[in-house]
Molecule: transfer RNA
Organism: Catonella sp.
RNA sequence: UGAGGAGUAGCUCAAUUGGUAGAGCACUCGACCGAUAAUCGAGAGGUUGUAGGUUCAAGCCCUGUCUCCUCAA
Numbered sequence: 001u002g003a004g005g006a007g008u009a010g011c012u013c014a015a016u017u018g019g020u021a022g023a024g025c026a027c028u029c030g031a032c033c034g035a036u037a038a039u040c041g042a043g044a045g046g047u048u049g050u051a052g053g054u055u056c057a058a059g060c061c062c063u064g065u066c067u068c069c070u071c072a073a
Stems, first nucleotide, its partner, number of pairs: 001072007010025004019056001027043005049065005
């Protein structure tokens, strides 16, 4: 310098060829228990790395850019 891949909740990851962003763990509250843990129920938590574009509608399509990994030179 070029090519490919990854970036979504605090963490690990989903989201079926564009149609209201979810799960597990963790966290908060409650139930249960003599108490804790475990278990059960509920809740909170996201400008989908970033800046634009296309579209009635973008995590998904297009362009630039940042970080990380791999490969080539």